[in-house]
Context: one part of a larger RNA
RNA sequence: UUGGGCGUAAAGAGGGAGCAGGCGGCCGCAAGGGUCUGUGGUGAAAGACCGAAGCUAAACUUCGGUAAGCCAUGGAAACCGGGCGGCUAGAGUGCGGAAGAGGAUCGUGGAAUUCCAUGUGUAGCGGUGAAAUGCGUAGAUAUAUGGAGGAACACCAGUGGCGAAGGCGACGGUCUGGUCCGCAACUGACGCUCAUUCCCGAAAGCGUGGGGAGCAAAUAGGAUUAGAUACCCUAGUAGUCCACCCCGUAAACGAUGAUUACUAGGUGUUGGGGGAUUGACCCCCUCAGUGCUGCAGUUAACACAAUAAGUAAUCCACCUGGGGAGUACGACCGCAAGGUUGAAACUC
Numbered sequence: 001u002u003g004g005g006c007g008u009a010a011a012g013a014g015g016g017a018g019c020a021g022g023c024g025g026c027c028g029c030a031a032g033g034g035u036c037u038g039u040g041g042u043g044a045a046a047g048a049c050c051g052a053a054g055c056u057a058a059a060c061u062u063c064g065g066u067a068a069g070c071c072a073u074g075g076a077a078a079c080c081g082g083g084c085g086g087c088u089a090g091a092g093u094g095c096g097g098a099a100g101a102g103g104a105u106c107g108u109g110g111a112a113u114u115c116c117a118u119g120u121g122u123a124g125c126g127g128u129g130a131a132a133u134g135c136g137u138a139g140a141u142a143u144a145u146g147g148a149g150g151a152a153c154a155c156c157a158g159u160g161g162c163g164a165a166g167g168c169g170a171c172g173g174u175c176u177g178g179u180c181c182g183c184a185a186c187u188g189a190c191g192c193u194c195a196u197u198c199c200c201g202a203a204a205g206c207g208u209g210g211g212g213a214g215c216a217a218a219u220a221g222g223a224u225u226a227g228a229u230a231c232c233c234u235a236g237u238a239g240u241c242c243a244c245c246c247c248g249u250a251a252a253c254g255a256u257g258a259u260u261a262c263u264a265g266g267u268g269u270u271g272g273g274g275g276a277u278u279g280a281c282c283c284c285c286u287c288a289g290u291g292c293u294g295c296a297g298u299u300a301a302c303a304c305a306a307u308a309a310g311u312a313a314u315c316c317a318c319c320u321g322g323g324g325a326g327u328a329c330g331a332c333c334g335c336a337a338g339g340u341u342g343a344a345a346c347u348c
Stems, first nucleotide, its partner, number of pairs: 004319002007302002012316001014200004021193003025087005033080002035076008048066007090190001091187003094183005102176007109153001114148007124135002161168002205246001207244004214240002219235004257315006265293011297304002321348003330341004
């Protein structure tokens, strides 16, 4: 490489947009590039393959036959491709409805912690398994009133919702993306996937400038202990927050790539639509999501099972024994930290 695989054994890129490429709905017309086919030429000999023959057999030798491929020429028209014309079931637009922590920005609010001021008040508070460090007669803790400031938004809250993923949760305004349902007015295959590329991307971390209540790496002290560079306690700095820029990684997980079609049921729930009904309920049907359960089928088993890990198709990424090693070297990216790509010797 072929083959076989990729939920958990090695293996789905963290996510998206998308050029090239690959693949692509229904009908008709003509042509005939691919395709199939007839004929002719070429395809040296030897060798190979098939069938015979000759050395006692074989090796060996001899004879006969055979290709693909290429060229020329004639034909077929189902399929693939190209051209022309048409269609509406894919895709998109429009119109009418709907839900939502989707995003950005501006403002507003209450609870709580901390701090400050003042009043009341007096000897403790705090903390633990028990203590101590710590705070407190310079009046703490507790309690009341007022103020400051930062961060986060209890209840609602739900295998609820939204988003491509990361993720998103107080309330209001402004700007803005996507989705679902119904109608069937419009376009008429405009589609799917996607190497390179571009963009987004938790936390931590970096740069500059702000901010700093609580929490808290580092650090200090107190305990514990044989020791305790820990677990526990008292403090506490970066950081956590904001603006702008960088980083580009995570068990970035459903450890499950995207799209399409098909394949028993049952039962919740979210958002629409329809029917029935006097009727908001209840009931029935249906579309889109999100759960549980379960047949066929699949699976090494666990399990999956219309949200497939079933049955198929298209496209992409990836895997090929363990360690060495996600290391070294080189290259690219980065301010750095480091990231991406990514071996071998050796060894089992």

The part of an RNA shown here (small-subunit ribosomal RNA, central domain) has 348 nucleotides and comes from an uncultured bacterium.
Model confidence (mean pLDDT): 87 of 100.